[in-house]
C1' cells in the first nucleotide's frame, strides 16, 4: 500500500505563526478575515495498544478470560452521529390509485382546501429501521 480483526449515536480547546480555504470523493448542507487548511506551544478527552492491580480459567507458560486503575508509556481524537445522503431490502406516511361527503370562486367543470373510507409497495416524494460500500482510528500480519 495491501490484507485481518475490532470500533464509530458519548466525550474533550485556549494561546501563538501563517493567511484562504476546508468538512476524504458526488450531491446537498455547513464552518470560515470574529482567521479555514496546516504548524506550533500548553491543555483536555478517550481506553486500541502497552504498565500496574484484582479474580477467575489453565494443557502451568511470564498462557487464556474478565473487571478496575490515567499511569511522566505507545497512538488516536478534541464544529456538526462517520454533519446527512450515496447502493440493496423492509414495513411505513404521503398532494401514488380508488370510492363516498363538506366547501372559497366559478354558468359547470377541471385544478385547489378539506373529512372519511379502501388499495398499492410498481414508479414517485418524505421520514424511519436493517444490512452492504466507502471512510477514519488502533492492534496484528505481509
Nucleotide at each position: 500500500a495491501u490484507c485481518u480483526u475490532a470500533u464509530c449515536c458519548a466525550g474533550a480547546g485556549u494561546g501563538g505563526c501563517u493567511g484562504a480555504g476546508g468538512g476524504a470523493c458526488g450531491g446537498g448542507c455547513c464552518c470560515u478575515g470574529u482567521g479555514a487548511c496546516g504548524c506550533c506551544a500548553c491543555a483536555g478527552c478517550a481506553a486500541c495498544c502497552g504498565g500496574u492491580c484484582c479474580a477467575c480459567c489453565u494443557u502451568c507458560g511470564u498462557g487464556g478470560u474478565g473487571g478496575a486503575u490515567g499511569c511522566u508509556g505507545g497512538u488516536g481524537c478534541u464544529a456538526a452521529c462517520u454533519c446527512c445522503u450515496g447502493c440493496c431490502c423492509a414495513g411505513u406516511g404521503g398532494a401514488c390509485c380508488c370510492c363516498g361527503g363538506g366547501u372559497c370562486g366559478g354558468u359547470u367543470a377541471a385544478u385547489g382546501c378539506u373529512c372519511g373510507g379502501g388499495g398499492g409497495g410498481c414508479a414517485c416524494c418524505g421520514a424511519u429501521g436493517g444490512g452492504a460500500c466507502a471512510g477514519a482510528u488502533a492492534a496484528g500480519a505481509u